[in-house]
């Protein structure tokens, strides 16, 4: 020391992105009230107008002007602006280009220097001639320039001295000798003088040495950037002698002389960058960073060079050079804001052309003073930190507006309004410190000071303070799905937008836009940039590497890390105790100043680091020694083995060629062909070459360092166990670079070639088939030398040592027992295996052959893709190997394990699922439904299985939704209120009109009460409203389909696992059943199985109308029995329960029904019904009325069926035998008529009566038909009737009569059905005015066959595999096409850096000659810029051509995921 999202259907581990925090010289967006302290050109070291930033000293000097005095005509004293002469100017201010370096920190050390300052010491003497000002000229536009004259100094020159210093020389080293080297004068006073000047003094200078402070020069040790796709780098390079040069060391430089110096502990090289102190974050350790204040260094337009000076190669100095730039009379001049202001580019972006020298400091001066854009202060800018404020208290069960509402009411909200107080801040007014002591003058002094007095504020309308005024002058931003406080309501509709990540948005968005609440912050809020944490996500604290990224193929070995016993000595490691420094500021901690606080002061502390001094020896290092238990190696003595390399033999198989037999055929294959074969194949025999691999032995077996290694047998030859009272004596282990070896395929040269067999040719499958099969076949596959160096080179597990339970195999060796011998047994070593304690792991799993515990070494990792890649270096004949990024892209990608779904995986197991049977659709013709088309309209739904005779158990108006068209508009309907008027209403006429419907007339009429008024009901007008078969079945309720009358599917406790999960519910029997049973980390318990209900077969028993035969039970109803594997046998496990079998009407669910678990199809309906919401609706309605069409259409497709194609049949004709229902706007009898549908009758029945109905047809008996488009078949048509019904045209059904089509059993394919079934005959209901071949029933007549589960469809348990989970109707790859970014090659073009060789050479040092001695000339070395030339290196760009990445639904195919359909 905090975490969180995000991979998944769920988990757990990895692992990457994202956030919550803090910070900034910061920008921007909104919005801004005061004040205090801070800060502010980060980009273009781009250019730069203007004005300041460095002066001073008359107490060095000399002229000049100007005043003033004295005025003797000169002097004296003040100013002033130039010149000589000194200090200063090498400070302070500025910036960070350069630099990766002794540049900087840090400890340290000397061969050195020093102006001013401070101590000491000793001198300061004697003369000289120049020059600017200046005054006259001369050149020039100007800047300046130059003649000639005169003049001073603390300017310059000489001499004199000089112990000590210093320099030379000399000497025995030297305290030694000898010779050389110095100066400057000014002012106060007093005194003397006429004056000039001289003495004396004070003070300020000079010279020469010497010491100190301080600050500088140099040198060394350690320290901190990235890169090895930079590995070899150097010639003044390394050393050495001599010289030169510097304050001074030194290759600094020169000449000679040697050949040396660095470098994997990273040289040289590229790139980047001021360092430090400290800032920023963090627990810390660390990261990141160098603004503002301190140190150091470096820079001053760019490059070069010297001068001056105590100090410099000099920011506001010089030279040259070069690029800008002004200014010019065109000759020539002039500049250098990275100093304060301020401009101008560029830029996201950083300020006042301010006051003051009153403080602090700095230069000059004795001083006064002067100069200071250092500095102090103000300005501007929320840029940051820090503090105040915008008011305080009271005020409704709570105003208005506003938001939502379930229409009650909430919420804003004590907020407001309204009362009352206060006055910070804000105007004005008034007071008013501190920042100031000095310096200087005076006094006094012990000479260090003391006292005394004068002065002097930019800031400054200054802070404070007081007073009047008066809530008065002051609130926003940003969020509100989740992480991460905060939520509703409209708009929108994958659209406009959002977005830090995961993600919202396709009509009910808390995530988008508003409005309203409501969260965090607040003069400040957000966002973008970048650091630091989160990030244990480079892991030193403090990560890994079997499978998630990661162990190098193998081995030897060279640096270098690691190291057995034991003694001594030493002490760069380590440990201790002193001390020196770690600069101030910063930073804690305390404490103090400003009202607090930011901010300032003071003490202490700490700055982990270095260096010095002394100590300790346990470890570890070194040095010398000794040891062998146990490391390592050798002797010696057995013994295993496909270890290696060479050579030689051998047998079997192919395979070719002769020859013998022998015929039509063989081979191949899922099935074929292609192929061979009558010129004799294949088969068979003999005989002979050829190559290349070596069956059994043989194994989980041996051997090798890995690749790897196999008939036999010699030859050479590595290495490894075991057992020895032997020998040596730490000789040893990892190993970066390196070196050897290294399967397969390829690559050269020569050989060789049987089989096999990349390319390639056939022939097949395919939509294709550049495959998979199949026939052929070259290179290869062998041998010998040479190369290449890769592999899933795998145990996906580096190598050594230690150490921690077993048990069992099996290989070699040994010893013990035993035996004649050996086998067995025990044990002790070295292998090679399985299972397994602890232990580890994300888990699978390992588990004395470790993945466990532990020690050294080495080698590798750090989302995915891009990438086995580009580039570059290297190796190679080549192929290709090694090494090895980045733009850009994603938010994942992986790795284990769990559920589940699927598999052209597997194992039980069942289904009218196959098969066995039987009848059937498809093919005709009609009847319906449907698609499609048609149409004004053909209304709407339903669409694989689970739509299609379905929603409709009845479209001719009606229905009705749909089309034309005529109308109506509070409405055809429901309540409620206001106003008028009337009862409504019936009933009867009249006009118009297709009708709805509009006008009109007669007659009649209500309660309570009868005057008014009411109520009810009705028309008119208004107002809320009604109305919708309008739209969502992806908003729902409820209903239903389907899997599926499948047998599953689940919870409670409990137990295993980190966990999702699991167990339970899994095996074994068993069953129709997850039906019971065993057994079992489970035990139990729900929902579904069953049962329990309803019917039906059997009896029995009670009642019985209207049955029938009149007293019966064959009918009907109720009520009970009866079926339970209950009995026997045999199997089974001693259960369960199974086969068979008695009885029994009925046996193992007795038959049917009804009942449908958790859930799947966003599965069907908003049109049955309700219902969210969203839409239309006062006037051309998506509402309602009519009338008429429409839904019935018709090239066609499809389903569902009815009718046949005949003779098991059709007609004729005659005999029989049900059962379920139905009836009062109904069934409808007997009887009469009519071929007949029917008609007319009109009895009966609210039904066990009576109808319907003598209820039936198939069947049987008899007769014709004789095999044919028929005596089949009935479609279509014509005539004519019949019923219905306002109305049969569009459009009903039915009868007669006539006509008589298609079809002669129906391709490919499909359906239904296991028994009273199928098949096959009529009957009944429902709707129903009328219309069934439909549906629902109902009875007649009644079969066939199931070996059997191998297939095909579903379905169940259980396992495996998976990259699926929306779940295989999944996932997904890779050409091709579009489009769009980045990177790389690329002919070239174009620019940048850094050297190289030569040319040419500027200024200046140095140096050499010349002489008008001059600040001249004229050479010489070196030398910046420039040029010439071939290169290296970085980046721009570029036609083109390739690859990557992304992208809506594009186009071929289908590689991989299941056995992915060829692992």
């Nucleotide at each position: 020391u905090a975490g969180a999202g995000u991979u998944u259907g769920a988990u757990c581990a990895u692992g990457g992105c994202u956030c919550a925090g803090g910070a900034u010289g910061a920008a921007c967006g909104c919005u801004g009230g005061c004040g205090g302290c801070g800060u502010g050109g980060a980009u273009a070291a781009g250019g730069c107008a203007u004005g300041c930033a460095a002066g001073u000293c008359g107490a060095a000097c000399g002229a000049a002007g100007c005043g003033a005095c004295c005025u003797u005509c000169g002097g004296u004293c003040g100013c002033u602006g130039a010149g000589u002469g000194g200090c200063a100017a090498a400070c302070g201010g500025g910036g960070u280009a350069g630099u990766a370096a002794c540049a900087c920190g840090u400890a340290g050390g000397u061969a050195c220097a020093u102006a001013c300052c401070g101590c000491u010491u000793a001198c300061a003497c004697a003369a000289g001639u120049a020059u600017a000002a200046c005054c006259a000229g001369u050149c020039g536009a100007a800047a300046g320039a130059u003649u000639g004259g005169c003049u001073a100094a603390u300017c310059c020159u000489u001499g004199a001295u000089a112990g000590u210093u210093c320099c030379g020389c000399g000497u025995c080293u030297g305290a030694c000798g000898c010779g050389g080297u110095a100066a400057a004068g000014g002012u106060c006073u007093c005194g003397a003088g006429c004056a000039a000047u001289c003495g004396a003094u004070u003070c300020c200078g000079g010279u020469a040495a010497g010491c100190g402070a301080a600050u500088g020069a140099c040198c060394u040790g350690c320290g901190g950037g990235c890169u090895a796709u930079c590995a070899g780098c150097u010639u003044g390079u390394u050393g050495g002698u001599a010289g030169g040069g510097u304050a001074a060391u030194g290759g600094c430089c020169u000449a000679c002389c040697a050949a040396g110096g660095c470098g994997a502990u990273g040289a040289c090289g590229g790139c980047u960058a001021g360092g430090g102190g400290a800032g920023g974050u963090g627990a810390g350790a660390g990261c990141c960073u160098g603004a503002c204040c301190c140190c150091c260094a470096c820079c001053a337009c760019u490059g070069g060079g010297a001068c001056u000076g105590a100090g410099a190669c000099a920011c506001u100095g010089c030279c040259c050079a070069g690029a800008c730039a002004c200014c010019u009379a065109c000759g020539g001049g002039u500049g250098g804001c990275u100093g304060c202001a301020g401009u101008c580019g560029a830029g996201a972006a950083u300020c006042u052309u301010c006051g003051a020298c009153a403080a602090u400091g700095c230069g000059c001066g004795a001083a006064a003073g002067c100069g200071u854009g250092a500095u102090c202060g103000a300005g501007c800018g929320a840029c940051g930190c820090c503090g105040c404020g915008u008011g305080c208290a009271g005020g409704a069960a709570g105003a208005a507006u506003c938001u939502c509402u379930u229409c009650g009411g909430a919420g804003c909200g004590u907020a407001a309004a309204c009362u009352g107080c206060u006055u910070u801040u804000a105007a004005c007014u008034g007071g008013g410190a501190a920042g100031a002591a000095a310096u200087u003058u005076c006094a006094c002094u012990u000479c260090g000071g003391u006292g005394a007095u004068u002065u002097u504020g930019a800031c400054a309308u200054u802070a404070c303070c007081a007073g009047u005024u008066g809530a008065a002058u002051a609130a926003g931003g940003g969020c509100u799905u989740g992480c991460u406080a905060a939520c509703c309501u409209c708009g929108u509709g994958c659209c406009a937008g959002c977005a830090g990540c995961c993600g919202c948005g396709g009509u009910a968005a808390u995530a988008c836009g508003a409005g309203g609440a409501g969260c965090c912050c607040g003069a400040g809020c957000g966002u973008u940039a970048u650091c630091c944490g989160g990030a244990g996500u480079u892991a030193c604290u403090g990560g890994g590497c079997g499978u998630a990224a990661a162990g190098g193929g193998u081995c030897c070995g060279u640096a270098g890390g690691g190291g057995g016993u034991u003694u001594a000595a030493u002490u760069a490691g380590u440990c201790c105790u002193c001390u020196g420094u770690u600069a101030a500021a910063a930073g804690u901690u305390u404490c103090g100043g400003c009202u607090c606080a930011a901010c300032c002061g003071a003490a202490a502390c700490a700055u982990u680091g270095c260096g010095g001094a002394g100590g300790a020896a346990a470890c570890g290092g070194u040095u010398a020694g000794a040891c062998u238990a146990u490391g390592a190696g050798g002797g010696c003595g057995c013994g295993a083995g496909a270890g290696g390399u060479c050579u030689g033999c051998g047998g079997g198989a192919c395979u070719c060629a002769c020859g013998g037999u022998g015929u039509a055929g063989g081979g191949g294959u899922g099935a074929a062909a292609u192929c061979c074969g009558u010129u004799g194949a294949u088969a068979u025999c003999g005989u002979g070459g050829g190559g290349a691999a070596c069956a059994c032995c043989a194994a989980a077996g041996g051997c090798g360092a890995a690749g790897g290694c196999a008939g036999c047998a010699g030859a050479c030859u590595g290495g490894c166990g075991c057992g020895u009272u032997c020998c040596u004596g730490a000789c040893c282990u990892u190993g970066a670079g390196g070196g050897a070896c290294g399967a397969a395929a390829g690559c050269g040269u020569g050989g060789g070639u049987a089989u096999c067999g990349a390319a390639c040719g056939g022939g097949a499958u395919u939509a294709g088939a550049u495959a998979c099969c199949c026939c052929g076949g070259u290179a290869g596959u062998c041998c010998a030398c040479g190369c290449c160096c890769u592999a899933a080179a795998c145990g996906a597990u580096g190598a050594u040592g230690a150490c921690u339970a077993g048990c069992u195999a099996u290989u070699g060796g040994a010893a013990g027992u035993a035996u004649c011998g050996a086998c067995c047994c025990u044990u002790c070593c070295a292998g090679u295996g399985g299972c397994g304690a602890a232990g580890c792991u994300a888990a699978c799993g390992c588990g004395u052959u470790a993945a466990g515990u532990c020690a050294u070494c080495c080698g590798c990792c750090u989302g995915g893709g891009a990438a086995u890649u580009a580039u570059g270096a290297u190796c190679g004949c080549a192929a290709g190997g090694u090494u090895a990024a980045a733009a850009c892209u994603c938010a994942a990608a992986g790795g284990a394990a769990u559920a589940g779904a699927c598999g052209g995986g597997g194992a039980c197991u069942c289904g009218c699922a196959c098969a066995a049977g039987c009848g059937g659709u498809g093919g005709a013709g009609c009847a319906u439904g449907u698609g499609g088309u048609u149409u004004a309209a053909u209304u709407c739904g339903a669409u694989g299985a689970u739509a299609a005779c379905c929603g409709a158990a009845a479209a001719a108006c009606c229905u009705c939704a749909c089309c034309a068209g005529g109308g109506c508009u509070u409405g055809a309907c429901a309540u409620u209120c206001c106003g008028a008027c009337g009862a409504c209403g019936a009933u009867u006429c009249g006009a118009g009109g297709a009708a709805a419907u509009u006008c009109g007339a007669a007659u009649u009429u209500u309660c309570u009460c009868a005057c008014a008024a009411g109520g009810a009901c009705g028309u008119c007008g208004g107002a809320a409203c009604a109305g919708g078969u309008g739209a969502u079945g992806c908003a729902u309720g409820g209903u239903u389909g389907u899997c599926g009358u499948c047998a599953g599917u689940u919870c409670g406790u409990g137990g295993c696992u980190u966990g999702a999960g699991u167990u339970g519910u899994u095996c074994c029997c068993u069953u129709a059943a997850u039906u019971g049973g065993g057994g079992a980390a489970a035990c139990g318990a729900g929902c579904g199985c069953a049962a329990c209900c309803c019917u039906u077969a059997u009896c029995a028993u009670u009642u019985g109308u209207u049955a029938c035969a009149u007293g019966u039970g064959u009918c009907a109803a109720a009520u009970g029995a009866g079926a339970c594997u209950g009995c026997c046998u045999c199997c089974g496990u001693a259960c369960a329960g199974g086969u068979g079998g008695a009885g029994g009407a009925a046996g193992g669910u007795g038959g049917g029904g009804a009942u449908g678990a958790c859930g799947c199809c966003a599965a069907a309906u908003c049109a049955g019904c309700a219902u969210g919401u969203c839409c239309c609706u006062u006037u051309g309605a998506c509402g309602c009325c009519c009338u008429g069409g429409g839904c019935u259409a018709c090239a066609c497709a499809c389903g569902u069926g009815c009718u046949a194609c005949a003779a098991u049949g059709g007609c004729c004709g005659g005999u029989a035998c049900a059962a379920u229902g139905g009836g009062u706007u109904g069934c409808c009898a007997a009887g009469u008529c009519g071929u007949a549908a029917g008609a007319c009758g009109g009895a009966g029945c609210u039904a066990a009566u009576c109808c319907c109905a003598u209820c039936a047809a198939a069947a049987c008996c008899g007769g014709u038909c004789c095999c044919a488009g028929u005596u089949c078949g009935g479609a279509u048509c014509g005539a004519g009737g019949u019923c219905u019904g306002c109305a049969a045209c569009u459009c009903g059904a039915c009868c007669u009569c006539g006509u008589g089509a298609a079809g002669u059993u129906g391709g490919a394919a499909u359906c239904g059905c296991u028994a009273g079934u199928a098949a096959u005959c009529g009957c009944g209901g429902a709707u129903c005015a009328g219309c069934a071949u439909g549906c629902c029933g109902c009875g007649g007549u009644g079969a066939a066959u199931a070996c059997g589960u191998u297939c095909u469809c579903g379905a169940g348990u259980c396992u495996u595999g998976u990259a699926c989970u929306c779940a295989c109707c999944g996932c997904c790859c890779g050409u091709c096409a579009a489009g769009u970014c980045a990177g790389g090659g690329a002919a070239g073009u174009c620019g940048g850096g850094a050297g190289u060789a030569c040319c040419c050479g500027a200024a200046g040092c140095c140096u050499g000659a010349g002489u008008c001695u001059g600040a001249c000339u004229c050479g010489g070395u070196c030398g910046a810029a420039g040029g010439u030339a071939a290169g290296c290196u970085c980046g721009a760009u570029g036609a083109c051509a390739a690859g990557g990445a992304c992208u809506a639904a594009g186009u071929c195919g289908u590689a991989a995921c299941a056995a992915g359909g060829u692992a």

Small-subunit ribosomal RNA from an uncultured Parcubacteria group bacterium, 1463 nucleotides, folded computationally. The RNAcentral record of the sequence draws on ENA and SILVA. Its Rfam family is "Bacterial small subunit ribosomal RNA". Rfam 15.1 lists 42,628 matches to the family in 10,626 species. Its mean pLDDT, the model's own confidence on a scale to 100, is 84.